[in-house]
Order: sequence, then C1' cells, then structure tokens
RNA sequence: UCCGUAGCUCAGUGGUCAGAGCAGUCGGCUCAUAACCGAUUGGUCGCAGGUUCAAAUCCUGCCGGACC
Repeated sequence: UCCGUAGCUCAGUGGUCAGAGCAGUCGGCUCAUAACCGAUUGGUCGCAGGUUCAAAUCCUGCCGGACC
C1' cells in the first nucleotide's frame, strides 16, 4: 500500500429483497454413468465503535492475509 462478502472463486463503491459461477441436495433425461436441463439449500458482508433518515459501501481502532 492492497485485500477480508455463501463450502470455493468473485461481483456489488450510500437506498428497493445481498447476488453470480462452481460445489451440495432433489428431480428430469439415459440401459447406466458422465454431460445437459429444471428446482432447491447455503450469509455475524473479519470484529468493535462512529457518521447518516438509511452503511457490505464512508470514518476510526483492532484482528488476519498478501506485497514492498
């Protein structure tokens, strides 16, 4: 200096319900498996505080990671 969001990889940079892909579960298809198709499960947005009508998002401290 940068990063921390689902089991994994990430998106979301003040406002409507926090999302995608992969993975998992169930079903379809198939002689069967894979692939493919449909449905579905899954979240302390690292922790604490502050600002604001409203914070994953802005500010402060702390914790962890990467790099110099």